[in-house]
RNA sequence: UUCUUAUCUAGAGAGGUGAAGGGAUUUGGCCCGGUGAAACCUCGGCAGCGGACUCUUUUUAAGGGAGUACUGUGCUAAUUCCAACAAGCGCAAGGCUUGGAAGAUAAGAG
Numbered sequence: 001u002u003c004u005u006a007u008c009u010a011g012a013g014a015g016g017u018g019a020a021g022g023g024a025u026u027u028g029g030c031c032c033g034g035u036g037a038a039a040c041c042u043c044g045g046c047a048g049c050g051g052a053c054u055c056u057u058u059u060u061a062a063g064g065g066a067g068u069a070c071u072g073u074g075c076u077a078a079u080u081c082c083a084a085c086a087a088g089c090g091c092a093a094g095g096c097u098u099g100g101a102a103g104a105u106a107a108g109a110g
Base pairs, nucleotide, nucleotide: 001110002109003108004107005106006105007104008103013043014042015041016040017039021032022031023030026084027083028082029081044076045075046074048073049072050071051070052068053067054066055065056064057063080102085099086098087097088096089095
């Protein structure tokens, strides 16, 4: 960096350095931010995916369910902050539902 698969309305913050931006990208909206943004560091926390382990279901295996935070990652404002494309509902507008696209994370493959 590409592909495949699964998940994305749950959960979880303090301190230090820093100094003006940030919420992926573009547009529109709406938010966060000198009562200190991004980034980095320290310590904590959460439990999504893989591993490990425990309990359970099962005649056994496979598989299923629940848990532990040990391990590899990930995450720790707001649904992935909301919309954008398509279809449906609706007289219409606002709006609502479903799907898609894009993105994020994990596992596997190249």
Molecule: SAM riboswitch aptamer (S box leader)
Organism: Bacillus canaveralius